[in-house]
Notes: Bacterial RNase P class A from a Mariprofundaceae bacterium, 367 nucleotides, folded computationally. Taxonomically the source falls in Mariprofundaceae (Bacteria, Pseudomonadati, Pseudomonadota, Mariprofundales). Its Rfam family is "Bacterial RNase P class A". Gene Ontology terms of the family: dimeric ribonuclease P complex, ribonuclease P activity and tRNA processing. It is annotated as a ribozyme. Its mean pLDDT, the model's own confidence on a scale to 100, is 80. The sequence was found by an Rfam model in a public genome assembly. The model forms 94% of the base pairs in the Rfam consensus.
RNA sequence: GGAGCGGCCCGGAUGGCCGCGGCGGGCGCAAGACCCGUCGAGGAAAGUCCGGGCUGCACAGGGCAGGAUGCCGGAUAACGUCCGGCGGGGGCGACCCCGGGAAAGUGCCACAGAGAACAGACCGCCGGAGCCGCGGCUCCCGGCAAGGGUGAAACGGUGCGGUAAGAGCGCACCGCUCCACACGGCAACGGGUGGAGGCACGGCAAACCCCAUCCGCAGCAAGGCCAAAUAGGGAAGCGUCAGGCGUGGCCCGCGCCGCUUCCGGGUAGGCCGCUCGAAUGCGCCGGCAACGGCGCAUCCAGAGGAAUGGCCAUCGUCCCGCCCCCGAGGCGGGAUACAGAACCCGGCUUACAGGGCCGCUCCGCCA
Numbered sequence: 001g002g003a004g005c006g007g008c009c010c011g012g013a014u015g016g017c018c019g020c021g022g023c024g025g026g027c028g029c030a031a032g033a034c035c036c037g038u039c040g041a042g043g044a045a046a047g048u049c050c051g052g053g054c055u056g057c058a059c060a061g062g063g064c065a066g067g068a069u070g071c072c073g074g075a076u077a078a079c080g081u082c083c084g085g086c087g088g089g090g091g092c093g094a095c096c097c098c099g100g101g102a103a104a105g106u107g108c109c110a111c112a113g114a115g116a117a118c119a120g121a122c123c124g125c126c127g128g129a130g131c132c133g134c135g136g137c138u139c140c141c142g143g144c145a146a147g148g149g150u151g152a153a154a155c156g157g158u159g160c161g162g163u164a165a166g167a168g169c170g171c172a173c174c175g176c177u178c179c180a181c182a183c184g185g186c187a188a189c190g191g192g193u194g195g196a197g198g199c200a201c202g203g204c205a206a207a208c209c210c211c212a213u214c215c216g217c218a219g220c221a222a223g224g225c226c227a228a229a230u231a232g233g234g235a236a237g238c239g240u241c242a243g244g245c246g247u248g249g250c251c252c253g254c255g256c257c258g259c260u261u262c263c264g265g266g267u268a269g270g271c272c273g274c275u276c277g278a279a280u281g282c283g284c285c286g287g288c289a290a291c292g293g294c295g296c297a298u299c300c301a302g303a304g305g306a307a308u309g310g311c312c313a314u315c316g317u318c319c320c321g322c323c324c325c326c327g328a329g330g331c332g333g334g335a336u337a338c339a340g341a342a343c344c345c346g347g348c349u350u351a352c353a354g355g356g357c358c359g360c361u362c363c364g365c366c367a
Stems, first nucleotide, its partner, number of pairs: 001363010012315007020040007042338001046349002049347005054219004066215005071085005086099005100210002105208002107204003122148002124144005129138004156174006175199001176197006183190002223272004233263006243257005279298008316336008
């Protein structure tokens, strides 16, 4: 100097003018207006995919169904997240990706291909038979799976023997499977010794399924409090003067319709929940780390379908062009994203103009 890998951070600044929301004050009985002060989005506030807090309901315990997760150990309030390992795969490397069971059973495996699972013979190889122009041919019979070919995948590899040609057919080595034993490790697992076996067991579980673990259901429109008008409900009292209805054959009686007072539920509306919290910043300590503990400091939107904005100027940052031998510098033009809190928090995922920092790897050059 070039090409990369991993982690982290920022994501405009200042001023002026106009404007918006919450809270406090001026400020009074209150509403509203005005003025002053103060606070006012994010790294993802997003998708709502996981987990937890909180709230209500349900619940002795267990099971079925359903869902999620899945190597081992740890972190955590919890997780499908994170950290550290282990194994497999990829990369020269920094590093990245994947993770129960396919030997319980069922099922599926497109296209191509002869054949896709206890397989298969297209080309090919070999033997026989037949034919003829004598070293080739075949609508023939049989053997084979070495070589070619198809495919994501074709039933171990190399060599020697063997054979008509071949083949774990036999043997040696390598690989593989199973069993036993100690050793290291908390474990996943690792490396080792001994034995058995010619080799069986292709892939898919985000197909059903099996095993293990976890999960009660709903969500701030949760839930709670206050509480109009109108209608309706309950209780007590009044009135039965007159009337109607019911009960009854009729009368009395009783009940309802009426009036007054009180009570309770619920609607509109208002208030709480509501933001001080697994909080944030800094420092120290423990731990490889995720993370935890302690100390100090800080208060950081909380409003209703919803405010946090717009314009101008100057300066940043980046890109392009010109001046310039290059550089520095100057001038001109352009760009300045993704997005928008709605109970809160921890994650994951996705979007993002542009820029910065740290560590590491490989290659080249110079000393």